[in-house]
RNA sequence: AGAGUUUGAUCAUGGCUCAGGAUUAACGUUGGUAGUACACACAUCCAAGCAAGUUGAACGGGAUUGGAGCAAUCCAGUCCAGUAGCGAACGGGUGAGUAAUACUUAUCUACUUGCCAAUUAGUGGGGGUAAUCCCGCAUACUCUGAUUUCGGUCAGGAAAGGGCUCCGUAAGGGCCCGCUAGUUGAGAGGGAUAAGGCGUAUUAGCUAGUUGGUGGGGUAAUGGCCUACCAAGGUAAUGAUGCGUAGCCGGCCUGAGAGGGUGAACGGCCACAAGGGAACUGAGACACGGUCCCUACUCCUACGGGAGGCAGAAGGAGGAAACAUCCCGCAAUGGACGCAAGUCUAACGGAGUGAUACUACGUGAAGGAUGAAGGUCUAAGGAUUGUAAACUUCUUUACUAGUAGGUACUGCUUUUGGGCUUGCCUGCUAGCAAAAAGUCACGACUAACUAUGUGCCAGCAGUCGCGGUAAGACAUAGGUGGCGAACGUUAUCCGGAAUUAUUGGGCGUAAAGAGUGCGUAGGUGGUUUAAUAAGUUACUGGUGGGAAAUCGGGGCUCAACCCCGUGGAAGUCAGUAAUACUAUUAAACUAGAGGGUCGGAGAAGUUAACGGAAUUCUAUGUGUAGCGGUAAAAUGCUUAAAUAUAUAGAGGAACACCAAACGGCGAAGGCAGUUAACUAUUCGAUUCCUGACGUUGAGGCACGAAAGCGUGGGGAGCAAGACGGAUUAGAUACCCGAGUAGUCCACGCCCUAAACGAUGAGUACUAGAUAUUGGGAACUAGAUUCUCAGUGUCGCAAGAUAACUCGGUAAGUACUCCGCCUGGGUAGUACGGUCGCAAGACUAAAACUCAAAGGAAUUGACGGGGACUCACACAAGCAGUGGAGCAUGUGGUUUAAUCCGAUAUGACGCGUAGAACCUUACCAGGGCUUGACAUGUUCGGCAAAACUAGGGAAACCUAGCGGAGGUUAUCCGGACACAGGUGUUGCAUGGCCAUCGUCAGUUCGUGUUGUGAAAUGUAUGGUUUAGUCCUAUUAACGAACGAAACCCUUGUGCUUAGUUGCUAACAGGUAAUGCUGAGGACUCUAAGCAGACUGCCAAGGUAACUUGGAGGAAGGAGAGGAUCAAGCUUGGUCGUCAUGGCCCUUAUGCCCUGGGCGACACACGUGCUACAAUGGUUAGUACAAAGCGUUGCUAGCCCGCGAGGGUCCGCUAAUCGCAAAAAACUAACCUCAAUUUGGAUUGAAGGCUGAAACUUGCCUCCAUGAAACUGGAAUUGCUAGUAAUCGUGAAUCAGCCAUGUCACGGUGAAUAUGUCCCUGAGUCCUGUACACACCGCCCGUCAAGUCACGAAAGUCGGUAAUAUCUGAAGCUAGUCUGCAAAGGCUAAUUAGGGUAGGAUCGGUGAUUGGGGCUAAGUCGUAACAAGGUAGCCGUAG
Repeated sequence: AGAGUUUGAUCAUGGCUCAGGAUUAACGUUGGUAGUACACACAUCCAAGCAAGUUGAACGGGAUUGGAGCAAUCCAGUCCAGUAGCGAACGGGUGAGUAAUACUUAUCUACUUGCCAAUUAGUGGGGGUAAUCCCGCAUACUCUGAUUUCGGUCAGGAAAGGGCUCCGUAAGGGCCCGCUAGUUGAGAGGGAUAAGGCGUAUUAGCUAGUUGGUGGGGUAAUGGCCUACCAAGGUAAUGAUGCGUAGCCGGCCUGAGAGGGUGAACGGCCACAAGGGAACUGAGACACGGUCCCUACUCCUACGGGAGGCAGAAGGAGGAAACAUCCCGCAAUGGACGCAAGUCUAACGGAGUGAUACUACGUGAAGGAUGAAGGUCUAAGGAUUGUAAACUUCUUUACUAGUAGGUACUGCUUUUGGGCUUGCCUGCUAGCAAAAAGUCACGACUAACUAUGUGCCAGCAGUCGCGGUAAGACAUAGGUGGCGAACGUUAUCCGGAAUUAUUGGGCGUAAAGAGUGCGUAGGUGGUUUAAUAAGUUACUGGUGGGAAAUCGGGGCUCAACCCCGUGGAAGUCAGUAAUACUAUUAAACUAGAGGGUCGGAGAAGUUAACGGAAUUCUAUGUGUAGCGGUAAAAUGCUUAAAUAUAUAGAGGAACACCAAACGGCGAAGGCAGUUAACUAUUCGAUUCCUGACGUUGAGGCACGAAAGCGUGGGGAGCAAGACGGAUUAGAUACCCGAGUAGUCCACGCCCUAAACGAUGAGUACUAGAUAUUGGGAACUAGAUUCUCAGUGUCGCAAGAUAACUCGGUAAGUACUCCGCCUGGGUAGUACGGUCGCAAGACUAAAACUCAAAGGAAUUGACGGGGACUCACACAAGCAGUGGAGCAUGUGGUUUAAUCCGAUAUGACGCGUAGAACCUUACCAGGGCUUGACAUGUUCGGCAAAACUAGGGAAACCUAGCGGAGGUUAUCCGGACACAGGUGUUGCAUGGCCAUCGUCAGUUCGUGUUGUGAAAUGUAUGGUUUAGUCCUAUUAACGAACGAAACCCUUGUGCUUAGUUGCUAACAGGUAAUGCUGAGGACUCUAAGCAGACUGCCAAGGUAACUUGGAGGAAGGAGAGGAUCAAGCUUGGUCGUCAUGGCCCUUAUGCCCUGGGCGACACACGUGCUACAAUGGUUAGUACAAAGCGUUGCUAGCCCGCGAGGGUCCGCUAAUCGCAAAAAACUAACCUCAAUUUGGAUUGAAGGCUGAAACUUGCCUCCAUGAAACUGGAAUUGCUAGUAAUCGUGAAUCAGCCAUGUCACGGUGAAUAUGUCCCUGAGUCCUGUACACACCGCCCGUCAAGUCACGAAAGUCGGUAAUAUCUGAAGCUAGUCUGCAAAGGCUAAUUAGGGUAGGAUCGGUGAUUGGGGCUAAGUCGUAACAAGGUAGCCGUAG
């Protein structure tokens, strides 16, 4: 000193939370010792004993002991109740009450004072009942009262004695303790004054002895303290009164401080003593362990009556989260009494209990590596626990046993000294490492990490948040970190929190400027001079400074703790000085403010009158079938004549055009035709007058849009509500029709708006530029310049701001005053109050709940927002799909099984380039268990396979035969490690792939801008298929991945090479053929090279480039392909493969037979064949390319209608074969028909492959001859050698369900040169409450559960008053008993009690109201994008 938490990220606002310290604490786990402190936070009730007595030197008496004496008696002592004195008012406890009769600080005095100190004067004589009890008498002062000529005078009032082992014959004296009346002091007490310290205004008025005066009374004393009379005051917004809460302070805790909180222990004061009241005694009480009375409660009783008060110490009961022993002692300190000894003392001193707190000490120290064992982890090597342990040496605080010395304390004593008890200190000797460590945490904040278990479960959590199968966050273990006789949790306070801001915050948009003005109190205030000296400043002196703290010193071995002490500051009082500032007083000034004079301005206000246009209605005329309305319609109006048109009239409301404007006026709301009257404001000029008169403004008063309310008018148009028509799933809406309140006027209310510039008023100062309104000046007419007062705009001037933005009209720099804010929701709500006719307005909470809510800006994404651009995206075309039959895939269903995966685009002729067995993963059944497969160890046996036989569906089991090789091998059997898994997780992964998309994008370095996220670069303008390129502007300059190019195929030419290819020329040969010789010319083959680059021309353009042209085989990327950035889809694949974790192990592994993957009411996708004449059939004729072939392709020949069969030449391929290309062309038939279209389905017969063709193959022939006559909504592909159409080949493959896929060539079009309407994409701008990003977010009712709150017929209780009745004890007054004492009666006062109606606060209450909260309820879709009717505010329905 800060940190975490709102966001995808950022800045600021703002709350919540944490780290620190503290406690009379409690709880959990644990617990060795000592010192010092502390210990019912319940004013609830208390059993029994104890806590206040003492004095025989005041008194009489009783009991008793000892001594002397013959005895009477005397002497000495002890104890006891009573009389008397003093004390019991201290000490001890508690904090209920008390918001001031209290406390604290300061000041004052009209008073009192036992004991104590000092001092003056006295202490005589009687009575009764003993006296120091009580009552008279005497005497007396500096006492009290009266009076005064201030010298005095008069009157009144006291007392108590006792003791002595002192002197003396005695009388008497001395000493000591007392007593009385005064004075003084000390200390203590009573009283008064001022100031200070809580909440609430949802408490605004309170007060009748109340405020004051006079007389009287009372008191120790002042005083309405009490009383009679008089006056009508007193107090309060500087908060009275009421209500709630509370003992106050020194201090204590915290904090840098200012402050905030608190009032345990210790100290001071106050109050109280079961709840109330009262007095008595006394120096002192209205008295904790006194008295009287009332009440409640408890106890005793012989029922007549009595007794009691632990908030003293201990203890008990109940209560509480929680707090101790019915201990010892008066030795110390202190107190009461006493001459004293002494007695009493639960004050106090000690001990006991308690880790409750603080402090100190200890639980061992040194060495010790083979880094032991065990544990944990592991990459299996090791690492860690860890010098830790074991082990060796050493030490002994505490404890036990023994022993020595010292000191304190107390009493006696002249002193030496002696003695008792308790505790302490310092040593010494011996013994045993022995008796002594826990607790919390380890995701971030916050120091400290792994494994296992669990699987949104169990649980954790201070905040954020962890947990849904790899949890560093749960639980356990190991390890680690912190503190340590404690540790952690909970509670409370301060801090951090500048989060109530004096120090030290804010109010345009985050919470916050009152709707506006006028103005009271209050605050604040211009220039000059003088005085005063209140504030202020300086100095001097006084007062006081208790305990603690601070500082200093000292004592316990240290520390905690304890003891002692000085001084200062602040405060306060007094005095002196200063006079700048503030203040007060006095005098003056004119710059603020106001007035006068002159001249202007305006939708400023009020009232009255007038005006024209338009709408509507009425009348009449003309005229005829529609009008009106909408996206489209309908309701509606109209042949009873509408709409339209013309004329006239009626009525109400509003005032077009205007250089109507970013203009003007007003305090705001607001104000708009013209004229008049009345009223107010404001500006300029002048500098004539007043002379600070100013400013702000709590309360107060006034004004205050619209809607609304009351009464009475008025009512054309418009138009809530209500109605009808549409729209819609619905449509209580948006649209349409008609239409009532209302809108208008008068009077009276209401008093609110997003009443906004979301910006209070006033004053001063601080670059500029520009427009405009009303004035003025300079010269003078214009232009121009200057100036005053407004209204606007711009502004990288400065400055401010979180940013946006503000910026002389401040949100800048300052001052003055007022208002307001302090997280979101609950809520501007409830209750209460005030106002209102009502609606409602103003004022204004809490419980509960959340960790956010909100602001500005950034990057994305999105928009039924905008701009630009592109694409077979649409348009223009061609051919289809969707309808039929069949094939194939999928869903669904079925099944023992129909294995599994893919499943919007981007699954569905997909994985599968080929399921009869195998494949095969599925099902049924039968079998195997170190295994079908790999490596290794160990034991035993011996060949094994093949073959043969038996069983069996087979696998397999059983038996036999046989004898290569040679004993470390191989094989068989057994036991182990392990194999094996198409089991799970593609959301643990690698790799590969799809997709946006061959779309043009994605980034980086440095620099710059911004507080920052970020921006810039990558922007603007052109251009391009392209972030392709260009020019200019520009805080950018460069670069990378993409694009392009490089690669392949193809199109032209050339060179080289000619076999298996080719054949022009020459020669030979054939029925014919490059058949043969020969040739490289051509075609072709396959290697290299050339060619195209906007290079040339023209036009346009700055350029890039575009358009057109020439030449050229090819022209603007020639055509096609491969190649596809950063990323996105938690896309797909664990079943190609690889792989972490998990799971199975006589089975989820392995083998076999059969079945299934091929099922079939149905739905969808992809295809094939068609529906026919641009066709079908028959016959004939022609022209390709690219592939494949020895387990193969197979010519030719023979057989078969055919599939095919037989035989076989050739070919390991430019040589032979598959191989026939088909459409085309020629000729003929068919003639619009379910047909010579179409070929499904079915019957019979065959062929081929293969152990095997039933489930379930393909092909052939004969026969059969279904639907279908061009296909609804919808939808697909394609821009040129393309679509369409025709055939050919290959992979896989025994065969094939291939109509699939991948290739090949033949024939060969149409249309577009446009656009952004649909879809999608890119760039820019914009809005956003979205960021899982519109498949987003989100609102309200209803339904369910739960929580707190309000209302409520009532009901129950508390509190304080009022009125009235009653009224104890006691004091006082009066009166009576002859007087006194004692007592009776009456009166007043009064605790308490009763009655009554209200006030106020609280509890509870059927029911009811809204509110909060709660993963997956219902209905809609109100808001956020133009949110699909822009949204929002006030009001009414």